[in-house]
RNA sequence: AUCUUAUCCAGAAAGGCAGAGGGUGAUGGCCCGAUGAAGCCUUGACAACCUGUUCGCCCCAGCGGAUAAGGUGCCAAUUCCAUCCGCCGCAGGCGGACAGAUAAGUC
Repeated sequence: AUCUUAUCCAGAAAGGCAGAGGGUGAUGGCCCGAUGAAGCCUUGACAACCUGUUCGCCCCAGCGGAUAAGGUGCCAAUUCCAUCCGCCGCAGGCGGACAGAUAAGUC
């Protein structure tokens, strides 16, 4: 990097270095940021996708629960909101698509 499947309105920050941007890209909004952005490091937390351990149902397969040791992920705002399509009781709301993120598998 390709494809498939699942999930995306829950949850969770301190310190050090650094020094102006950041919220995936575009456009428009709206926010965050010198009371310190991105990035890097340390520690901690959150979660429970995969593995492990364990309990229940159970012949197996499988399903559900617990745990948090290992592999990831993640720690402002719904994936911050809109954009394209559709619907409705149309200052608006709802659903879906696209795109994206993460996991597991796959080439």